[in-house]
């Protein structure tokens, strides 16, 4: 001289499920839809809150998937050394490396 990770700023990406209860709608009487508050898991279940941005499992496809648990559910695991998936700048210094000087 000088990366990356982490940091900051701006911008961007993403998910929002399940259950019973109450009310209403509708019914081909099997089932279904909307709202309210409650509960489960989780970082987060519509909050400018949470998470993630290529060192990319945030999240999506596969999936009306498979096994387990449960009242139920991506709740747990497989799938997954599968495929996709959203970045620029700044500052700081270190590693490696390079240059100069001295021994």
């Nucleotide at each position: 001289c000088g990366a990356a990770c982490a940091c900051g700023c701006u911008c961007g990406g993403g998910g929002c499920g399940c259950a019973a209860c109450g009310a209403c709608c509708a019914u081909u009487c099997g089932g279904g839809g909307u709202c309210g508050a409650u509960g489960c898991u989780g970082a987060g279940a519509u909050g400018c809150a949470c998470c993630c941005g290529u060192a990319g499992a945030a999240c999506c496809u596969g999936a009306u998937c498979c096994g387990g648990c449960u009242c139920g559910c991506a709740c747990c695991g497989g799938c997954g050394g599968a495929g996709g998936g959203a970045a620029g700048c700044g500052a700081c210094c270190u590693a490696u490396g390079c240059c100069c000087g001295c021994g």
TPP riboswitch aptamer (THI element) from a Phycisphaerales bacterium, 103 nucleotides, folded computationally. Rfam family: TPP riboswitch aptamer (THI element). Gene Ontology term of the family: thiamine pyrophosphate binding. Model confidence (mean pLDDT): 79 of 100. The sequence was found by an Rfam model in a public genome assembly.